[in-house]
Context: one part of a larger RNA
RNA sequence: GAACGCUGGCGGCGUGCUUAACACAUGCAAGUCGAACGAGAACGAGAUUGCUUGCAAUCUUUAGUAGAGUGGCGCACGGGUGAGUAACACGUAGAUAAUCUACCUUCGAGCCUGGAAUAACUAUUCGAAAGGAUAGCUAAUACCGGAUAAAGUGGUUUGCCCUAAGGUGAAUCAUGAAAGAUUGCCUCUUCUUGAAAGCAAUUGUUUGGAGAUGAGUCUGCGGACCAUUAGUUUGUUGGUGGGGUAAAGGCCUACCAAGACUACGAUGGUUAGCUGGUCUGAGAGGAUGAUCAGCCACACUGGAACUGACACACGGUCCAGACUCCUACGGGAGGCAGCAGUGAGGAAUUUUGCGCAAUGGGGGAAACCCUGACGCAGCAACGCCGCGUGAGUGAAGAAGGCCCUUGGGUCGUAAAGCUCUGUCAGCAGGAAGAAAUCGUUUAUAGUUAAUACCUAUAGGCGUUGACGGUACCUGCAAAGGAAGCACCGGCUAACUCCGUGCCAGCAGCCGCGGUAAUACGGGGGGUGCAAGCGUUAUUC
Numbered sequence: 001g002a003a004c005g006c007u008g009g010c011g012g013c014g015u016g017c018u019u020a021a022c023a024c025a026u027g028c029a030a031g032u033c034g035a036a037c038g039a040g041a042a043c044g045a046g047a048u049u050g051c052u053u054g055c056a057a058u059c060u061u062u063a064g065u066a067g068a069g070u071g072g073c074g075c076a077c078g079g080g081u082g083a084g085u086a087a088c089a090c091g092u093a094g095a096u097a098a099u100c101u102a103c104c105u106u107c108g109a110g111c112c113u114g115g116a117a118u119a120a121c122u123a124u125u126c127g128a129a130a131g132g133a134u135a136g137c138u139a140a141u142a143c144c145g146g147a148u149a150a151a152g153u154g155g156u157u158u159g160c161c162c163u164a165a166g167g168u169g170a171a172u173c174a175u176g177a178a179a180g181a182u183u184g185c186c187u188c189u190u191c192u193u194g195a196a197a198g199c200a201a202u203u204g205u206u207u208g209g210a211g212a213u214g215a216g217u218c219u220g221c222g223g224a225c226c227a228u229u230a231g232u233u234u235g236u237u238g239g240u241g242g243g244g245u246a247a248a249g250g251c252c253u254a255c256c257a258a259g260a261c262u263a264c265g266a267u268g269g270u271u272a273g274c275u276g277g278u279c280u281g282a283g284a285g286g287a288u289g290a291u292c293a294g295c296c297a298c299a300c301u302g303g304a305a306c307u308g309a310c311a312c313a314c315g316g317u318c319c320a321g322a323c324u325c326c327u328a329c330g331g332g333a334g335g336c337a338g339c340a341g342u343g344a345g346g347a348a349u350u351u352u353g354c355g356c357a358a359u360g361g362g363g364g365a366a367a368c369c370c371u372g373a374c375g376c377a378g379c380a381a382c383g384c385c386g387c388g389u390g391a392g393u394g395a396a397g398a399a400g401g402c403c404c405u406u407g408g409g410u411c412g413u414a415a416a417g418c419u420c421u422g423u424c425a426g427c428a429g430g431a432a433g434a435a436a437u438c439g440u441u442u443a444u445a446g447u448u449a450a451u452a453c454c455u456a457u458a459g460g461c462g463u464u465g466a467c468g469g470u471a472c473c474u475g476c477a478a479a480g481g482a483a484g485c486a487c488c489g490g491c492u493a494a495c496u497c498c499g500u501g502c503c504a505g506c507a508g509c510c511g512c513g514g515u516a517a518u519a520c521g522g523g524g525g526g527u528g529c530a531a532g533c534g535u536u537a538u539u540c
Stems, first nucleotide, its partner, number of pairs: 002536005009387006015380002017345001022343003026340003031073003036070002044061008080298003090222007099215002104211008112146004121136006152175010180203006187195002224270003231261003236258008273295004277288004300321005323334004351377001353376003359373001360371004390420004400411004424481001426476005438462009484529005489510003495524005505512002
């Protein structure tokens, strides 16, 4: 966060499985980079040849495209849920002289030279499938060497500082890095594609210092219940040596000591994610923890590690278990507490929608691609707020209803009638903002050997909107399409008639009803709220 009953015109902004952390059909929710790398189809179209004139072969195009593969970055963010957790989980204040940090920013230094493989692919082959096996070929910013100079790291010696662990310098020994790509200029050539020395721009890469961000670890204090839970603990408490970690530490291990916690509530049990906040209240407090935001925990159940800067990883791997599905019975596949949606449960909770236009995120030099985050639309009076359902005039007061002392009273200016208005809804026309980018081009400036490339600024042209022809504006016609619900004994605003007769029934409490019921049921009238009104539940 409501549900139920009756009723229901419009709009804006919000909110929407509180129950089964039950099981899930289907689709989508994490990709991207050809400016790291090697390779690379087909349909279709065209041409030529052959002839059995509608087929076959070859070539061109499709196309260096699609789809795969190696490699890089991302997949630890974003999104969901609250099962567990009473504990450094959370909140708050600190510590780290006990730590790490990819991408980013800034300041330096460097990118020299070799090697061996492997996927893709080809061939053979196993299997129903999922998926493999063997042999052969090949590339890289993948992998492995060598050289070079530092910082860094480790050892030794030593100076200074200090607070015990320590911090910070110096010397020396050892160890210690890489990757190229794109574009332009220039040169050469087989002359239109390549190659290579050089120059430039952009980008990438290696390494170090600093910053920023994020994370790890530790400590004080704080906030639930039960004493019909009083004792608990053996890696337990401390020390030494060793191991381990990014890092202190019984974190682990060997030995030694016998400690450690506890009525200021240990241990055990029950319940529970915590907080900012939210509701209530004059406050103090009490209750609560939906939406939004911060932190934590979890991802079918249990366990484990791998990769990586970060995970012991929701849409990764392995093992075990339960369940579901496929099977050729040999064996395999799966995990909605992502967004929709289904069944079940329940008093109860939405569309298998549109779009990446905006904001944000990942990749990319960029164009761009991906994004159920997000932006929107749909459904629901579920909530809050706003508007409307007409306005004026109209009788000593129509008809009709009800009551009546039969005179009349009341519904009631209410209606009709007359004169108007046009919100909303309807129809028609016009019509924003949200757009910033991006491409191309021109000018100027910077850079430069350069008028090239690149960068910056300004201008021109073109281009990008899911919502949606939406908001908004104008016009048209017409009072036309738009009022209910509960209550009327007292509390508590609002009264009479008929029916019923301790019956039927009402009821929050007191209590009504047994023949004149303002309390039951109906009519008339009235009162209160109003697109709502009541009831139930819960909290103060």

The part of an RNA shown here (small-subunit ribosomal RNA, 5' domain) has 540 nucleotides and comes from an uncultured prokaryote.